[in-house]
RNA sequence: GGGCUCGUAGUGUAGCGGUUAACACAUCUUCCUGUCACGAAGAAAACCGCCGGUUCGAAUCCGGUCGAGCCCG
Numbered sequence: 001g002g003g004c005u006c007g008u009a010g011u012g013u014a015g016c017g018g019u020u021a022a023c024a025c026a027u028c029u030u031c032c033u034g035u036c037a038c039g040a041a042g043a044a045a046a047c048c049g050c051c052g053g054u055u056c057g058a059a060u061c062c063g064g065u066c067g068a069g070c071c072c073g
Base pairs, nucleotide, nucleotide: 001072002071003070004069005068006067007066010025011024012023013022018056027043028042029041030040031039049065050064051063052062053061
């Protein structure tokens, strides 16, 4: 330098172009318990790496760019 895959709450992952972007763990509150843990109920937390395009509508499709991994030279 070229090719492929990936980038989404704190962490790990879902998410046909069309509800308020979902789930698990973690965090916080309340209940439960003599206390902790377990368990139960609830809450907060990502506008989807960045920029642009297509579209009535984009996390999703297209282009560029940045970063990570793998392969080729």

A computed fold for a 73-nucleotide RNA from a Candidatus Gottesmanbacteria bacterium, annotated as transfer RNA. The coordinates come from a structure-prediction model, not an experiment, and the mean pLDDT is 81. NCBI's taxonomy places the organism under Bacteria, Bacteria candidate phyla, Candidatus Gottesmaniibacteriota. It matches the Rfam family "tRNA". From the family's description: Transfer RNA (tRNA) molecules are approximately 80 nucleotides in length.